[in-house]
RNA sequence: GAUAGAGGUUGCGUGAUCUAUUAGUAGUUGAUCGGAUGUGGCAGGCACAGAGGAAGACAGACGAAAGGAGAGAGCGCCGAAAGGGUCUUUCCCCUGUAAGAAGACUGCUUGGGCGUAUGGUGAAUAACCAUACGACUGUCAUCUGUAUAUGGAUGGGGCGCUAUC
Numbered sequence: 001g002a003u004a005g006a007g008g009u010u011g012c013g014u015g016a017u018c019u020a021u022u023a024g025u026a027g028u029u030g031a032u033c034g035g036a037u038g039u040g041g042c043a044g045g046c047a048c049a050g051a052g053g054a055a056g057a058c059a060g061a062c063g064a065a066a067g068g069a070g071a072g073a074g075c076g077c078c079g080a081a082a083g084g085g086u087c088u089u090u091c092c093c094c095u096g097u098a099a100g101a102a103g104a105c106u107g108c109u110u111g112g113g114c115g116u117a118u119g120g121u122g123a124a125u126a127a128c129c130a131u132a133c134g135a136c137u138g139u140c141a142u143c144u145g146u147a148u149a150u151g152g153a154u155g156g157g158g159c160g161c162u163a164u165c
């Protein structure tokens, strides 16, 4: 340097399917009230609606969806992957900008899952993300012990570890 593997049965990721939640919410309509503004994320412009009744309140009627979640199965894998950063594209009637989405680059961080706390996203007590702490687990190094099994202590990180060439 190349090839092949291991950590776990709660290892990681993933298109589609079904189900619950979102929610009797948003929205539409509307008897009645109200009486001039309202809409396109925000700002500027521009456009549209409005005394043939705007915004708003509210009895009643109709009534979602996306993201996220669970299930078994299939597929791809073991920096699997996740996050951070930079750039590009998209989203809006135009310009700028914000959030979101997609992609590329980046050895910046993280061995892995779990629990707790704080913060963020979220309708949510679900779930995810970040940080900190805790024990567990895997691997290697050093020391020590033993029944040459392998136990214990300390420490390190995937740019690692094991096997073969």
Stems, first nucleotide, its partner, number of pairs: 001165005008078001011077004017071003027062003030058001032057002037049004041097005081110003084106007111137002114134008139156007
The RNA shown here (Lysine riboswitch aptamer) has 165 nucleotides and comes from a mouse gut metagenome. The coordinates come from a structure-prediction model, not an experiment, and the mean pLDDT is 79. The sequence is in RNAcentral, with records from MGnify.